[in-house]
RNA sequence: ACCUCAUCCAGAGGAGCUGAGGGACACGGCCCGACGACGCUCCGGCAACCACCAUCGAUGGCAGGUGCCAACUCCGUCCGGCGCGCCACGGUGGCGACGUCGGGAAGAUGAGAG
Numbered sequence: 001a002c003c004u005c006a007u008c009c010a011g012a013g014g015a016g017c018u019g020a021g022g023g024a025c026a027c028g029g030c031c032c033g034a035c036g037a038c039g040c041u042c043c044g045g046c047a048a049c050c051a052c053c054a055u056c057g058a059u060g061g062c063a064g065g066u067g068c069c070a071a072c073u074c075c076g077u078c079c080g081g082c083g084c085g086c087c088a089c090g091g092u093g094g095c096g097a098c099g100u101c102g103g104g105a106a107g108a109u110g111a112g113a114g
Base pairs, nucleotide, nucleotide: 003112004111005110006109007108008107013043014042015041016040017039021032022031023030026077027076028075029074044069045068046067048066049065050064052061053060054059073106078103079102080101081100082099083098084096085095086094087093
C1' cells in the first nucleotide's frame, strides 16, 4: 500500500517565513487568495478515535498519542422514492447537471489487523 470497523450538518485564533495559486481525483459550479491564500515553523485552541480518570452503564472529565482549526467531506455528476416541467398516451411510460428526501461511490481521520 491493500483489508476491517467507526465517524465526518457542531467545534477551533494569532505571529514569523515564503510568494501565486488553492479548495483530494476528472468534469461542471461556487468560493478563498498580493487587505498575502496554499505550504512550513512557533505559540494558542478544538475535541473525532486511542490512552488515562470517574461511572453498573449511558455518559462525563482530561488534553498524553494521532488528528483537526473557511464554506455540510463547499455543492453536484451513481442508484432509488416523491414533486415539478416537457414528450408520448390504445397499456401506462420516457426524458431532465430542476427541487426534495434517502442510500451508495470516492475521499479524510482514527483504531485494529497485516
Notes: A computed fold for a 114-nucleotide RNA from Catellatospora sp. KI3, annotated as SAM riboswitch aptamer (S box leader). The sequence was found by an Rfam model in a public genome assembly. Of the family's consensus pairs, 97% are formed in the model. The coordinates come from a structure-prediction model, not an experiment, and the mean pLDDT is 84. The source organism's lineage runs through Bacteria, Bacillati, Actinomycetota, Micromonosporales and Catellatospora.